[in-house]
Molecule: FMN riboswitch aptamer (RFN element)
Organism: Sporosarcina luteola
């Protein structure tokens, strides 16, 4: 320095205002919110010294992927006579972007306009409440010995 592997910490945000109504943070105007890794022509800083350079740090809810919910395969494990339950691999479901400007090039800048959002509850139908969850978890950060 890289690779595997043991472990340790971390790992999601959002109805303020008003209107109906018995009843609504759930309906109506209005408002608010964007997990994680890539990509990247934004900015910053540094290096180098003309090359469309390189290094760091930043820049996407709607691009390429993922994760949480939820179905399934019965492939391994565990418990268990069984039946069936619980991890784990593995499939599969799983939302959303246009347009105008600039350029040599932008679904990524800049500008207008739009769109999106698991399941289960509930005096009324929920991205913003309430539970599942003091759970999972994409990954991010370090320790530790090991290899070279």
């Nucleotide at each position: 320095a890289c690779g595997a592997a043991a472990c340790u910490u971390c790992g999601g945000g959002g109805c303020a205002a008003g209107g109906u109504g018995a009843a609504a943070u759930u309906c109506c105007u209005u408002a608010c919110c964007g997990g994680c890794g890539g990509u990247g022509a934004u900015c910053a800083a540094g290096c180098g010294c003309u090359a469309u350079g390189c290094u760091u740090g930043u820049c996407a809810g709607u691009c390429c992927g993922u994760g949480a919910c939820c179905c399934g395969u019965u492939c391994u494990u565990c418990c268990c006579u069984a039946c069936g339950g619980a991890a784990g691999a593995c499939g599969g479901u799983g939302g959303a972007g246009c347009u105008g400007g600039u350029g040599a090039a932008a679904c990524u800048c800049c500008g207008g306009c739009a769109c999106c959002g698991a399941c289960a509850g509930u005096u009324a139908a929920a991205g913003u409440c309430u539970g599942g969850a003091u759970g999972g978890g994409a990954g991010a950060a370090g320790u530790u010995g090991c290899u070279c």